[in-house]
Context: one part of a larger RNA
Molecule: large-subunit ribosomal RNA, domain IV
Organism: Pyrinomonadaceae bacterium
RNA sequence: GGUAUGUUCAGGAACUAGGCAAAUUAGCUCCGUAACUUCGGGAUAAGGAGUGCCCUGGGCGAAAGCUAUCAGGGUCGCAGCAAAGCGCGUCAGGCGACUGUUUAACAAAAACACAGGUCUCUGCAAAGUCAAAAAAACGACGUAUAGGGGCUGACGCCUGCCCGGUGCCGGAAGGUUAAGGAGAGAGGUCAGCAGGAGCAAUCCUGCGAAGCUUUGAACCGAAGCCCCGGUGAACGGCGGCCGUAACUAUAACGGUCCUAAGGUAGCGAAAUUCCUUGUCGGGUAAGUUCCGACCUGCACGAAUGGCGUAACGAUCUGACGACUGUCUUAACAGGCCGCCCG
Numbered sequence: 001g002g003u004a005u006g007u008u009c010a011g012g013a014a015c016u017a018g019g020c021a022a023a024u025u026a027g028c029u030c031c032g033u034a035a036c037u038u039c040g041g042g043a044u045a046a047g048g049a050g051u052g053c054c055c056u057g058g059g060c061g062a063a064a065g066c067u068a069u070c071a072g073g074g075u076c077g078c079a080g081c082a083a084a085g086c087g088c089g090u091c092a093g094g095c096g097a098c099u100g101u102u103u104a105a106c107a108a109a110a111a112c113a114c115a116g117g118u119c120u121c122u123g124c125a126a127a128g129u130c131a132a133a134a135a136a137a138c139g140a141c142g143u144a145u146a147g148g149g150g151c152u153g154a155c156g157c158c159u160g161c162c163c164g165g166u167g168c169c170g171g172a173a174g175g176u177u178a179a180g181g182a183g184a185g186a187g188g189u190c191a192g193c194a195g196g197a198g199c200a201a202u203c204c205u206g207c208g209a210a211g212c213u214u215u216g217a218a219c220c221g222a223a224g225c226c227c228c229g230g231u232g233a234a235c236g237g238c239g240g241c242c243g244u245a246a247c248u249a250u251a252a253c254g255g256u257c258c259u260a261a262g263g264u265a266g267c268g269a270a271a272u273u274c275c276u277u278g279u280c281g282g283g284u285a286a287g288u289u290c291c292g293a294c295c296u297g298c299a300c301g302a303a304u305g306g307c308g309u310a311a312c313g314a315u316c317u318g319a320c321g322a323c324u325g326u327c328u329u330a331a332c333a334g335g336c337c338g339c340c341c342g
Base pairs, nucleotide, nucleotide: 001337002336003335005333006332007331008330010328011327014326019323027051028050029049030048031047036041038154052075053074054073055072056071057070058067059066060065076080088321089320090319091318092317093316094315095313096312100112101111116152117151118150119149120148121147122146128138129137155308156307157306158305160238161237162236165235166234167231168230169229170228171227174226175225176224180220181219185215186214187213188212189211192207193206194205195204196203197202239257240256241255242254243253266300267297278294279293280292281291282290
């Protein structure tokens, strides 16, 4: 000097992003215990007193013994839960109801799950799942108070408007329309016929039945789509400008444009507010954080749930008490390491 540890005058968070770390508290008996509350809790709330040993007495018991159902006296120590072990507490707010689960090895949370709510599918050879196909199997030896899927997430009060777009459900008149059916017709080939050339064999040109073949219009033709309705705890969406009241300001009110409809209740500088350390109030000597309000919501808002909420949380934020080497400011102590020789 390092490392882990212990102690410390005075002060006591002045440290720091932040009381991180450390310290405080601690067992048992008795007293006592608030707001709030879902009446269960909150609660070991908070806060206070006692605590060893000896003697005597009391109580219980058959006795041993017990006495956290006791009383009085004495006595030792710095200290009596004498060591070890063994809650710090309070106030306010955000988020999530809760106990649980999670990134094995940087994240334990406000994320996931959850009971509860709701929508939707499924009538049983169920829907759904597995499987190339099939068989088999799960669902289920269950049967709509059941099973699958989606969203939300205890509880309380609630959950507004829009179906124009997309999705889903229903409808079937009309439009469109595949394969297929149908087959008007068209092309090729060709028996044959006609004309021409040639002595003839034969060749050339034109027409061309049946068959075969290439093709093919009208017409018929399902679902889907177009179309017509419904549907938001389906995907989603939920305006602008101008004027107006006897000071000013503001606008209950009016006008106008657009829309499918223009954001209701509740909440709001918020885990959401850019401007912003908004403004006012509280707390501090001093507060970009915090709490209570205001509303000018850049860009909250109702099961991608809204707003509350007792209890709970190794959660996050702010404040206070107690306590401390976190600090003013460092000092000391013992252990180990760092040096040399073998």